[in-house]
Large-subunit ribosomal RNA, domain IV from an Ardenticatenaceae bacterium, 348 nucleotides, folded computationally. The organism belongs to Ardenticatenaceae, within Bacteria. Its Rfam family is "Bacterial large subunit ribosomal RNA". Rfam links the family to the GO terms structural constituent of ribosome and ribosome.
Context: one part of a larger RNA
RNA sequence: CCUUCGUUAAGGAAUUCGGCAAAAUACCCCCGUAACUUCGGGAGAAGGGGGGCCUCUGCUGGUUAGCAAUUAGGCGAAGCUGGUGGAGGCCGCAGAGAAAUGGCUCCUCCAACUGUUUAACAAAAACACAGGUCUCUGCUAAGUCGUAAGACGAUGUAUAGGGGCUGACGCCUGCCCAGUGCUGGAAGGUUAAGGGGAGAGGUUAGCGCAAGCAAAGCUUUGAACCGAAGCCCCAGUGAACGGCGGCCGUAACUAUAACGGUCCUAAGGUAGCGAAAUUCCUUGUCGGGUAAGUUCCGACCCGCACGAAUGGCGUAAUGAGAGGAGUGCUGUCUCAACGAGGGACUCG
Numbered sequence: 001c002c003u004u005c006g007u008u009a010a011g012g013a014a015u016u017c018g019g020c021a022a023a024a025u026a027c028c029c030c031c032g033u034a035a036c037u038u039c040g041g042g043a044g045a046a047g048g049g050g051g052g053c054c055u056c057u058g059c060u061g062g063u064u065a066g067c068a069a070u071u072a073g074g075c076g077a078a079g080c081u082g083g084u085g086g087a088g089g090c091c092g093c094a095g096a097g098a099a100a101u102g103g104c105u106c107c108u109c110c111a112a113c114u115g116u117u118u119a120a121c122a123a124a125a126a127c128a129c130a131g132g133u134c135u136c137u138g139c140u141a142a143g144u145c146g147u148a149a150g151a152c153g154a155u156g157u158a159u160a161g162g163g164g165c166u167g168a169c170g171c172c173u174g175c176c177c178a179g180u181g182c183u184g185g186a187a188g189g190u191u192a193a194g195g196g197g198a199g200a201g202g203u204u205a206g207c208g209c210a211a212g213c214a215a216a217g218c219u220u221u222g223a224a225c226c227g228a229a230g231c232c233c234c235a236g237u238g239a240a241c242g243g244c245g246g247c248c249g250u251a252a253c254u255a256u257a258a259c260g261g262u263c264c265u266a267a268g269g270u271a272g273c274g275a276a277a278u279u280c281c282u283u284g285u286c287g288g289g290u291a292a293g294u295u296c297c298g299a300c301c302c303g304c305a306c307g308a309a310u311g312g313c314g315u316a317a318u319g320a321g322a323g324g325a326g327u328g329c330u331g332u333c334u335c336a337a338c339g340a341g342g343g344a345c346u347c348g
Base pairs, nucleotide, nucleotide: 001343002342003341004340005339006338007337008336010334011333014332019329027051028050029049030048031047036041038168052090053089054088055087056086057085058084059083060082061081062080063079066075067074091095103327104326105325106324107323108322109321110319111318115127116126131166132165133164134163135162136161137160143152144151145150169314170313171312172311174244175243176242179241180240181237182236183235184234185233188232189231190230194226195225199221200220201219202218203217206213207212245263246262247261248260249259272306273303284300285299286298287297288296
């Protein structure tokens, strides 16, 4: 010097990204206990007091020598023994004398909760969850696996089963169906195989002087016309995918604009929330807390770029979650010191 421990004057977070680490708290009994609340909780809230040993004594149980007793099994001395009070005394710095064994409080965010997860850098606000809702499925169900047989679904039957989204609870969940999707519709347009067979080509009996024409058969083709779903089309549908404007003017100080005009759109963001896990400008502005606060809390609203089941806003309880503040406590620090075990080092 490294490492694991122990102790430390005065101060007590000045350390640090951050009280990380350490210290402190801790058990049992008694007293006492707030906001808030879903009335269960919160709560071991918080905050206090007591705890050893000896003597005396009160109360209360067990056991029984004895007494009583027959249709009974009751009473109960002394002793021994268990529990629980009271009074007095004794010792130490210290009586849960060791070990083990919650620090606490306040504000906010997120997630309701118990659970689950990246085996070996992430345990969370992620996943799940009861609950909500949409949708499919009438049973040989839908859906899934398999070439199939077959199996699961289910020895279930719409209070059932599959899929999607949301995620307790409370208050709620606005507008847009133009696009995309889905559902329904069938008049018209378009449209496949197939049907259909007009017509055309090849071949050659025949005809013709020739050029050429050309039946039947065989063969290669093949127009019109008849052809479904789908698409076009017409409707519906947002807890389907999604979307939810701009410019100009206006009030008797100023400022602002309830109001008006105009353009565009399928419709122009409602309630609630808002510098937010979302705010660029930004350490916005004001207030609180500090001597001093880019964080925090409460407001404001100019929301670069919140917003309603890709849910919105609240919310008791819960959390090895995230941020902020305080109290206790401390070698985290001012600022280091000493001691112990194990290393390093020296000798061997």